[in-house]
RNA sequence: UUCUUAUCCAGAGAGGCGGAGGGACCGGCCCGAUGAAGCCUCGGCAACCAGGACAAUUGCGUUCCAGGUGCCAAUGCCGGACAGAGUAUGAUUCUGGACGAUGAGAG
Repeated sequence: UUCUUAUCCAGAGAGGCGGAGGGACCGGCCCGAUGAAGCCUCGGCAACCAGGACAAUUGCGUUCCAGGUGCCAAUGCCGGACAGAGUAUGAUUCUGGACGAUGAGAG
């Protein structure tokens, strides 16, 4: 970097350094000098993978733990190509999907 697959309306922040951006992208709307990004320390959330116990054997579960990741404003902050459906029809709602993020696996 590409592909496959699962999940994405729950949850969880203090301090130090730093000094103007940040919320992926576009539009919107927000956050930010009462201190953004980034880095560090400590803390926390969760339970994808690993590990333990139990169960099952065509089934992929239940539970414990917290080693490897991840995460800690707002539903992935909201909408987003395209397709289908509905309605009070040049708008709007729902579903799929796209895009993105994270885990696991593969090349």